[in-house]
Model confidence (mean pLDDT): 81 of 100. The part of an RNA shown here (large-subunit ribosomal RNA, domain V) has 588 nucleotides and comes from a Candidatus Kerfeldbacteria bacterium. Taxonomically the source falls in Candidatus Kerfeldiibacteriota (Bacteria, Bacteria candidate phyla).
Context: one part of a larger RNA
RNA sequence: CCCGCAGUUAGACGAAAAGACCCCGUGAAGCUUUACUACAACUUGGCAUUGAGCUGCUAUUGUACUUGCUGAGCAUACGUGGGAGACUUCGAAGCCGUGCUUUCGGGUGCGGUGGAGUCGCAACAUGAGAUACCACGCUAGUGUGAUGACAGUUCUAACCCCUCGACCUUAUCGGCCAAGGGGAACAGUGUCUGGUGGGUAGUUUAACUGGGGCGGUUGCCUCCUAAACGGUAACGGAGGCGUUUACAAAGGUUGGCUAGGUCGGAAUGGAAACCCGACUGGUAGGGCAAACCCACAAGCCAGCUUGACUGCAAGGCUGACCCGCCGAGCAGGAACGAAAGUUGAAGUUAGUGAACCGACUACGGCACAUAGGCGCGUAGAAGAUCAACGGAUAAAAGCUACUCCGGGGAUAACAGGCUGAUCCUAUCCAAGAGUCCACAUCGACGAUAGGGUUUGGCACCUCGAUGUCGGCUCAUCGCAUCCUGGGGGUGAAGAAGCUCCCAAGGGUUUGGCUGUUCGCCAAUUAAAGCGGUACGUGAGCUGGGUUCAGAACGUCGUGAGACAGUUCGGUCUCCUAUCUGUUGUGGG
Numbered sequence: 001c002c003c004g005c006a007g008u009u010a011g012a013c014g015a016a017a018a019g020a021c022c023c024c025g026u027g028a029a030g031c032u033u034u035a036c037u038a039c040a041a042c043u044u045g046g047c048a049u050u051g052a053g054c055u056g057c058u059a060u061u062g063u064a065c066u067u068g069c070u071g072a073g074c075a076u077a078c079g080u081g082g083g084a085g086a087c088u089u090c091g092a093a094g095c096c097g098u099g100c101u102u103u104c105g106g107g108u109g110c111g112g113u114g115g116a117g118u119c120g121c122a123a124c125a126u127g128a129g130a131u132a133c134c135a136c137g138c139u140a141g142u143g144u145g146a147u148g149a150c151a152g153u154u155c156u157a158a159c160c161c162c163u164c165g166a167c168c169u170u171a172u173c174g175g176c177c178a179a180g181g182g183g184a185a186c187a188g189u190g191u192c193u194g195g196u197g198g199g200u201a202g203u204u205u206a207a208c209u210g211g212g213g214c215g216g217u218u219g220c221c222u223c224c225u226a227a228a229c230g231g232u233a234a235c236g237g238a239g240g241c242g243u244u245u246a247c248a249a250a251g252g253u254u255g256g257c258u259a260g261g262u263c264g265g266a267a268u269g270g271a272a273a274c275c276c277g278a279c280u281g282g283u284a285g286g287g288c289a290a291a292c293c294c295a296c297a298a299g300c301c302a303g304c305u306u307g308a309c310u311g312c313a314a315g316g317c318u319g320a321c322c323c324g325c326c327g328a329g330c331a332g333g334a335a336c337g338a339a340a341g342u343u344g345a346a347g348u349u350a351g352u353g354a355a356c357c358g359a360c361u362a363c364g365g366c367a368c369a370u371a372g373g374c375g376c377g378u379a380g381a382a383g384a385u386c387a388a389c390g391g392a393u394a395a396a397a398g399c400u401a402c403u404c405c406g407g408g409g410a411u412a413a414c415a416g417g418c419u420g421a422u423c424c425u426a427u428c429c430a431a432g433a434g435u436c437c438a439c440a441u442c443g444a445c446g447a448u449a450g451g452g453u454u455u456g457g458c459a460c461c462u463c464g465a466u467g468u469c470g471g472c473u474c475a476u477c478g479c480a481u482c483c484u485g486g487g488g489g490u491g492a493a494g495a496a497g498c499u500c501c502c503a504a505g506g507g508u509u510u511g512g513c514u515g516u517u518c519g520c521c522a523a524u525u526a527a528a529g530c531g532g533u534a535c536g537u538g539a540g541c542u543g544g545g546u547u548c549a550g551a552a553c554g555u556c557g558u559g560a561g562a563c564a565g566u567u568c569g570g571u572c573u574c575c576u577a578u579c580u581g582u583u584g585u586g587g588g
Stems, first nucleotide, its partner, number of pairs: 001588008010580003014574002022408004027404002029400004035203005041196003045192005051155006058148009068138001078137005085119003094113008159183005165177001167175002206218003215235001219241006242389001243287001244346002251305007260280006285294002288351001290349003309332004315326003321390001334343003357383001360380004365376002415462001416460001417458003421455001423451006432442002469544001470542003474536001475533005482507003485502006509523005550568004554563003
């Protein structure tokens, strides 16, 4: 060196299982609820099944009888028409008793008495002339009849319940027939309707995001970032907007004016009022944020006014699209100005919402009867914190550790990598402490390196899987050395120390508590070092902790459930090693 045999399990990011953690999907399912919308169920009322009588009340209608008063006027004149007579021994006037009504004056009915009259037409007055008489009608009321509603009550025949008997059946149950009893037009049922309604069902429950969640944000305007046209990102740095102003404007036009500050002066008068002067020069003001702009003004004041117009528009700016912006000029009819002219809101840039939908106004439209009505269209203007602001629906919240699927190392937790803020170590400067003396020893404020053991940042391999804390076992390396060894300094008398240099050969304990690493405690020791090795080591062991399913407490939540809160419990696969490594042994 080659080939075996028997072991071992460090590696082959070993095998197994398209990761269960995490995120994503306009994925799924289960569960919850004061998410949304339905439905069952329960309930309210109308109608039907559903009939009869009585009483009360009420409405309509018939019938009988009453009722009717401003003032003037003999008087309580309902209206209209006819009308010259009507009533009366079949009992008139008057008187007595009594009922109803009343505008308190009367009207009217009944009984008794009485024994022959009473009223009208004519005249005055009145819009209208006699309840003298007749007819029709109005207003209000009473009695009575009919019909309807409502309420109560009674009935029996619908309907419902119970019992005995006969029949069918197999005993029960059930069905059917007849009888008896109870309830009763209620209940029950059907249909329409209002309510309640996680009982059930279908769904929704946004995105951005240095993982996700929590927080914040989402449209528009101004500045910086922005790299001298324009444009330009970030959970970069700062602020604003969701309007306001109109007939006595903050609009138009014509005319006029100049702010603010400082200094000096002057009664009350002061830091600051109004007045004078000088200097400065836009620092003032322009409704509001910021930027730009503005003096013959875009600022301030006054006069007159409504162009804060109608119909258009050459040509441009902007730029995915949809939007947005500027606009000379023409026509109509205006305002101001002597005129030239200016004016289609505001010094400019924010002050906002596409479609659909229904309602409103207008219209020689569809469109057509002498007419009325319905529907649609066109034009106009209104209705959106559709603010997640290019707006999925008219209408929507959560839990899942009982979970599932599709994906992702496009994205988190372990480990590695990069970085090194934090951490550890060293060095420089030397204020100061050290009685004195910076440097025996310590060293502020600062500065510069190294390391890659902490907590982080980043998200680069791995989510078709790189098993995670601690312990056990077995280690191996570094030296920034705990002990043992050699030295320098000392604020080293000796001894014991402190500090620095060299040095990794060897060594570096046993117990109690805790899952602990760590730590505290106890007893020793020469010493009880610090770190790296996927926080070495689970195809070597364990499984106490963490991190599934069960259960409980506290807290939070209406709830399903949740908690780097706690507590009890909880399957660790490969008896089998192909290759590399390694141990023992054998052959060539």